[in-house]
Context: one part of a larger RNA
Molecule: small-subunit ribosomal RNA, 5' domain
Organism: metagenome
RNA sequence: GAUUGAACGCUGGCGGCAUGCUUAACACAUGCAAGUCGAACGGAAACGAUGGGAGCUUGCUCCCAGGCGUCGAGUGGCGGACGGGUGCGUAACGCGUAGGAAUCUACCCAGUAGUUGGGGACAACACGAAGAAAUUCGUGCUAAUACCGAAUACGGUCUACGGACUAAAGGGGGCCUCUUCUUGAAAGCUCUCGCUAUUGGAUGAGCCUGCGUCAGAUUAGCUUGUUGGUGGGGUAAUGGCCUACCAAGGCGACGAUCUGUAGCUGGUCUGAGAGGAUGAUCAGCCACACUGGGACUGAGACACGGCCCAGACUCCUACGGGAGGCAGCAGUGGGGAAUAUUGGACAAUGGGGGCAACCCUGAUCCAGCAAUGCCGCGUGUGUGAAGAAGGCCUGAGGGUUGUAAAGCACUUUCAGUAGGGAGGAAAUCAUCAAGGCUAAUACCCUUGUAAAUGACGUUACCUACAGAAGAAGCACCGGCUAACUCCGUGCCAGCAGCCGCGGUAAUACGGAGGGUGCAAGCGUUAAUC
Numbered sequence: 001g002a003u004u005g006a007a008c009g010c011u012g013g014c015g016g017c018a019u020g021c022u023u024a025a026c027a028c029a030u031g032c033a034a035g036u037c038g039a040a041c042g043g044a045a046a047c048g049a050u051g052g053g054a055g056c057u058u059g060c061u062c063c064c065a066g067g068c069g070u071c072g073a074g075u076g077g078c079g080g081a082c083g084g085g086u087g088c089g090u091a092a093c094g095c096g097u098a099g100g101a102a103u104c105u106a107c108c109c110a111g112u113a114g115u116u117g118g119g120g121a122c123a124a125c126a127c128g129a130a131g132a133a134a135u136u137c138g139u140g141c142u143a144a145u146a147c148c149g150a151a152u153a154c155g156g157u158c159u160a161c162g163g164a165c166u167a168a169a170g171g172g173g174g175c176c177u178c179u180u181c182u183u184g185a186a187a188g189c190u191c192u193c194g195c196u197a198u199u200g201g202a203u204g205a206g207c208c209u210g211c212g213u214c215a216g217a218u219u220a221g222c223u224u225g226u227u228g229g230u231g232g233g234g235u236a237a238u239g240g241c242c243u244a245c246c247a248a249g250g251c252g253a254c255g256a257u258c259u260g261u262a263g264c265u266g267g268u269c270u271g272a273g274a275g276g277a278u279g280a281u282c283a284g285c286c287a288c289a290c291u292g293g294g295a296c297u298g299a300g301a302c303a304c305g306g307c308c309c310a311g312a313c314u315c316c317u318a319c320g321g322g323a324g325g326c327a328g329c330a331g332u333g334g335g336g337a338a339u340a341u342u343g344g345a346c347a348a349u350g351g352g353g354g355c356a357a358c359c360c361u362g363a364u365c366c367a368g369c370a371a372u373g374c375c376g377c378g379u380g381u382g383u384g385a386a387g388a389a390g391g392c393c394u395g396a397g398g399g400u401u402g403u404a405a406a407g408c409a410c411u412u413u414c415a416g417u418a419g420g421g422a423g424g425a426a427a428u429c430a431u432c433a434a435g436g437c438u439a440a441u442a443c444c445c446u447u448g449u450a451a452a453u454g455a456c457g458u459u460a461c462c463u464a465c466a467g468a469a470g471a472a473g474c475a476c477c478g479g480c481u482a483a484c485u486c487c488g489u490g491c492c493a494g495c496a497g498c499c500g501c502g503g504u505a506a507u508a509c510g511g512a513g514g515g516u517g518c519a520a521g522c523g524u525u526a527a528u529c
Stems, first nucleotide, its partner, number of pairs: 001529004006525005013377006019370002021335001026333003030330003035078003040075002043071002047069002050065006085288003094213007103205002108201008116150001118148002125140006155166004170193006179186003214260003221251003226248008263285004267278004290311005313324004341367001343366003349363001350361004380410004390401004414470001416465005424456001432448005473518005478499003484513005494501002
């Protein structure tokens, strides 16, 4: 000199854009943060509409009807493995980079072949029972895209090449051209969402390897599933990954082992560079979710807001037994020099579910707080010498503050008040038109047309109004280092980054006048180059 996720002191007008527990991975009150689908299913607790009935205060109460809009609880499907947080652990194929072969991949895309015909249950529900509660048990009834056989097998798997094994589920809209019954419907036709098997792709993930990746030798030897082989097991897959047997190997001064410290990277800061330091925000990867262990489900977890066991802690209890996990967003206590609101909205972007409407989303977008940082703007402009008054100094003449003020003439950014007012919004959806599908002017798909949708928001921006009106401080002035005098003090009180000032004329202490530097900041402390 540059820099900071900074803190402290004094001061403080506005806006834009960023950033904000670096400490206790300490403990957490309260609310919210993952649901959704009735177009899979049996159904109907609540609300509403409609119809009927009763009471009757004449517009209210009650009852009935799943026929309707819908829908609590339940079965079932998909999603809760993403998104969000933190950096404990980890010196490691963890990360970075470059490669590899023995793998899996829900949803998505493309292709091929199918989607036949049956069965028995279990929730819900009803009844009964235990318990303070959490919850649990018994009996009986029932549906499905839940579960299980059978048939078929393009294909796939295994094969001793003879063969063996292996699937599926239906839902919704519309129609009468064909078939069957004939006002119309279906086992028929059509459109669509699914389902099964398999091939390829895409995406994601698992595994292996070369090289690189902090300090200590006052850590020199380490290792028995250890190193390799064979058989077997296990996995989606290779492999001592596991196991039995056999061999005796493997690593190490090119630093093994041990100890300490630490998430890694893109990057960030500094520097002319080489390098040094660092790893907040943002992005990629990894690890973790009260502590330790374990598996279940699933395409995917050994799973932050799932389960089981043990432990510590907190809470409830009828003492028999139960409940919990903010390193999600806010917020509280504690620790600390120190770090924000128990806010708004799903309008946009993205995600989950759904045919869709839509629902959910503390992701996200916004707002609030903080000069924490960067950037921009303002606090007026011009004129004005009687060089006013006052202050300070003085050699007593004067000098300086100083065009500074006052006065005169202007302007109105920002803030204030009032009015106008973009863009972030285009899709979904509804109506109509054209094309496609089709037997079809239904339905559905594509394109066009019309309409609606904004948390921010009193938006940005523009216009008008009034009046210089509301807006400057901080540090320093001995040398380094830009900037000097007076008074007070008298080795005292004090200053100080280094050299050093202060013991009666202190430009170095304290105050004043003046000056210098930066400026909504300035200085100090800490840290890095």